RNA sequence: GCGCCAUUAGUUCAUCGGUAGAACGCGAGCUUCCCAAGCUUGAGAGGUGGGUUCAAUUCCCACAUGGCGCACCA
Numbered sequence: 001g002c003g004c005c006a007u008u009a010g011u012u013c014a015u016c017g018g019u020a021g022a023a024c025g026c027g028a029g030c031u032u033c034c035c036a037a038g039c040u041u042g043a044g045a046g047g048u049g050g051g052u053u054c055a056a057u058u059c060c061c062a063c064a065u066g067g068c069g070c071a072c073c074a
Stems, first nucleotide, its partner, number of pairs: 001070007010024004018054001026042005047063005
């Protein structure tokens, strides 16, 4: 330098055009002598900028970051 893949909650993953879910973690309550466990409940996310569309996390383009492969140099 070229190609491919990925980017969603604090973490790990779903969802793949029409209100973005789960687990773990976190806050509160119940329970317990206390802790843990258990039960109930709550907060919390689409990398950045454009395009297409009535509507974009989803499709297209660029950029950024990470990963993999190839090439080049030595």
A computed fold for a 74-nucleotide RNA from an Opitutaceae bacterium, annotated as transfer RNA. Its Rfam family is "tRNA". The family's RNA type in Rfam is transfer RNA. The organism belongs to Opitutaceae, within Bacteria. RNAcentral holds the sequence, with entries from ENA and MGnify.